[in-house]
Context: one part of a larger RNA
RNA sequence: UGACGGGGGCCCGCACAAGCGGUGGAGCAUGUGGUUUAAUUCGAUGCAACGCGAAGAACCUUACCUACUCUUGACAUCCUCGGAACUUGUCAGAAAUGACUUGGUGCCUUCGGGAACCGAGUGACAGGUGCUGCAUGGCUGUCGUCAGCUCGUGUCGUGAGAUGUUGGGUUAAGUCCCAUAACGAGCGCAACCCUUGUCCUUAGUUGCCAGCACAUAAUGGUGGGGACUCUAAGGAGACUGCCGGUGAUAAACCGGAGGAAGGUGGGGACGACGUCAAGUCAUCAUGGCCCUUAUGGGUAGGGCUACACACGUGCUACAAUGGUCGGUACAGAGGGUCGCCAAGCCGCGAGGUGGAGCUAAUCCCAGAAAGCCGGUCGUAGUCCGGAUUGGAGUCUGCAACUCGACUCCAUGAAGUCGGAAUCGCUAGUAAUCGCGAAUCAGCAUGUCGCGGUGAAUACGUUCCCGGGCCUUGUACA
Numbered sequence: 001u002g003a004c005g006g007g008g009g010c011c012c013g014c015a016c017a018a019g020c021g022g023u024g025g026a027g028c029a030u031g032u033g034g035u036u037u038a039a040u041u042c043g044a045u046g047c048a049a050c051g052c053g054a055a056g057a058a059c060c061u062u063a064c065c066u067a068c069u070c071u072u073g074a075c076a077u078c079c080u081c082g083g084a085a086c087u088u089g090u091c092a093g094a095a096a097u098g099a100c101u102u103g104g105u106g107c108c109u110u111c112g113g114g115a116a117c118c119g120a121g122u123g124a125c126a127g128g129u130g131c132u133g134c135a136u137g138g139c140u141g142u143c144g145u146c147a148g149c150u151c152g153u154g155u156c157g158u159g160a161g162a163u164g165u166u167g168g169g170u171u172a173a174g175u176c177c178c179a180u181a182a183c184g185a186g187c188g189c190a191a192c193c194c195u196u197g198u199c200c201u202u203a204g205u206u207g208c209c210a211g212c213a214c215a216u217a218a219u220g221g222u223g224g225g226g227a228c229u230c231u232a233a234g235g236a237g238a239c240u241g242c243c244g245g246u247g248a249u250a251a252a253c254c255g256g257a258g259g260a261a262g263g264u265g266g267g268g269a270c271g272a273c274g275u276c277a278a279g280u281c282a283u284c285a286u287g288g289c290c291c292u293u294a295u296g297g298g299u300a301g302g303g304c305u306a307c308a309c310a311c312g313u314g315c316u317a318c319a320a321u322g323g324u325c326g327g328u329a330c331a332g333a334g335g336g337u338c339g340c341c342a343a344g345c346c347g348c349g350a351g352g353u354g355g356a357g358c359u360a361a362u363c364c365c366a367g368a369a370a371g372c373c374g375g376u377c378g379u380a381g382u383c384c385g386g387a388u389u390g391g392a393g394u395c396u397g398c399a400a401c402u403c404g405a406c407u408c409c410a411u412g413a414a415g416u417c418g419g420a421a422u423c424g425c426u427a428g429u430a431a432u433c434g435c436g437a438a439u440c441a442g443c444a445u446g447u448c449g450c451g452g453u454g455a456a457u458a459c460g461u462u463c464c465c466g467g468g469c470c471u472u473g474u475a476c477a
Base pairs, nucleotide, nucleotide: 001477002476003474004473005472007471008470009469010468011467012466013465015461016460019425020424021423022422023421026316027315028314029313030312031311032310033309034307035306042053043052064302065301066300067299068298069297070296073125077124078123079121080120081119082118083117086103089100090099091098092097107114108113127291128290130289131288132287136285137284138280139279140278141276143274148187149186150185151184152183153182154163155162156161167178168177169176193268194267195266196265198236199235200234201233202232203231204230208225209224212223213222214221239262242256243255244254245253246252318418322377323376324375325374326373327372328371334365335364336363339358340357344353345352346351384415389410390409391408392407393406394405395404431453432452433451434450435449436448437447
């Protein structure tokens, strides 16, 4: 100087408390451990691994296993020789591949040849998701959006170092003020950026429709209009600016006015010096090591989907604030031409048919659902719950056996609110309800977004956990 203390002081954080909803019990989905296996590819492992890499394993992916098979190689550069490239068909085979076969003679040219491309050969080399993340770059997680981490000069100290950065206040903040052997400065904080909340100006189609007409069973459907909504560009607006009080007359805090918004308005992006030899050699790049008729390349089939079990994360429930039937409202944000697919018709349905429109504020996906208005069920393993299984189908795709999703009929398991323990959340939040997108032929209870309905509680900081500042002890570094 740090680190640590079941030392002290001050102060924060859904850290506790106060509340609301869960997990832990059930069934299923998914990841992991373990076990099994020819293989169940590899990585991630307290918080910070475990719906993680994977924004989507039937083949492919694919790295694994088995069998078959190639050796200058699937890919790059160079050399030699031959042939344009390309293309038709037959046979063997699981295919890779092998054997044979048809058509074709192009472009430039100084006629030597050349440029693509294909085949054969030689060796230099290719290739490796092989090892080392404890050799590395880059990227990332974490402490933590915590308020800290440092430097120059000066001063003090023999020196390590201290001071500044401490103290009194204050703040979300090393934020600001005052004091002060310190005076300044840098990286962080904040602001500048995006979005949302109010208003104005400009613009008015594909959006809108107040007023004026037209038309219709009805609809901005039509003429028209820019008022309104909205769209999208530019501005305004919030700064403790104003008033009162408290305070050291300061910084600031408390209350109020005005205001759409008030003291950082809400949300996001943004992550200091560093820590964990944290993670990643399997995104990529890369040193070293290793393989080179194989640890490289190709193909088919299988596996990654196994299942006495254990754990994590979720979904659906156990019902009446509910289930079911009928009627009836109101979103936002997205996506669409190898695409989204309307009306109509067929099917109980998944879907089929059909073909209009749309490169989209125009058309389509697209009926939002919870809600509201009625009917029914009456506390029951039930008209709750839907696992499992049998049968019949639909769709995608070369192909749904291993191993897809969905539909219909039948079946109707566990489950009556969950032990010890444990998680999330402070407001348009939790809870609850549906909708969309990426990946994607197909496949979503996951992920990322979007809106609808919409709470309860916070006395307080004694305690648990993590953190910041000062101080103290130490046999620790």

Small-subunit ribosomal RNA, 3' major domain from an uncultured prokaryote, 477 nucleotides, folded computationally. RNAcentral holds the full RNA, with entries from ENA.